This is a predicted structure of a 99-nucleotide RNA (Glycine riboswitch aptamer) from an Acidimicrobiales bacterium. Its mean pLDDT, the model's own confidence on a scale to 100, is 79.
RNA sequence: GUGGACGUCUCGGGAGAGUGAUGGUUUCGUGCCAUCCGCCGAAGGGGAAAGCGCCGAUCGCCGGCGUGAAGCUCUCAGGCCACCGGACCGAGCGGGGAA
Numbered sequence: 001g002u003g004g005a006c007g008u009c010u011c012g013g014g015a016g017a018g019u020g021a022u023g024g025u026u027u028c029g030u031g032c033c034a035u036c037c038g039c040c041g042a043a044g045g046g047g048a049a050a051g052c053g054c055c056g057a058u059c060g061c062c063g064g065c066g067u068g069a070a071g072c073u074c075u076c077a078g079g080c081c082a083c084c085g086g087a088c089c090g091a092g093c094g095g096g097g098a099a
């Protein structure tokens, strides 16, 4: 010097689903509150396949426990005009080890 795991930093990109119904309130807004129904999955969170390990066994088959990923799945949370948020990606900034 190159490059670089990583970062709760900066900027940019970033999907889905009711502008739902009723009542109240209202600064009359697509606002706010309550109840009800219908939906979404990409904040966060839960789940576990193959494989592997251990134990048991009728010693071939089999059973049990543990470990085990997600853009899969669940829909707890969150969300369903816009704004905000948003997994993930890019640029910048910072930046260990090896070479």
Stems, first nucleotide, its partner, number of pairs: 002099001006094002009092005018037001020036006038080003044076001045074003051067006